[in-house]
RNA sequence: GGGCCCUUAGCUCAGUCGGUUAGUAGCACUUGACUCAUAAUCAAGGGGUCGCUGGUUCAAGCCCAGCAGGGCCCA
Repeated sequence: GGGCCCUUAGCUCAGUCGGUUAGUAGCACUUGACUCAUAAUCAAGGGGUCGCUGGUUCAAGCCCAGCAGGGCCCA
C1' cells in the first nucleotide's frame, strides 16, 4: 500500500426481509434478605445519543458513503 470482517449497557453478545417502545440476555455493579461475618444463594433496582459525521426513506441499530478504532489475510 491492497482486500475482507467487526464496532449495540462497565464486559460478552442477541436483535430475522427496514416497521409498535432497543433485550424478561449472561456476567459485573447497587440495595435488601440469609450469615457471627464473608462468599455462595434468593429478591429488587440502576445503567443505552446502537463508534462519529453525512446520505437514502414516510420510517434506519439494520441500507449507502466518508472518517475513527480493532482483528485477519496479501504484498
Molecule: transfer RNA
Organism: Prevotellaceae bacterium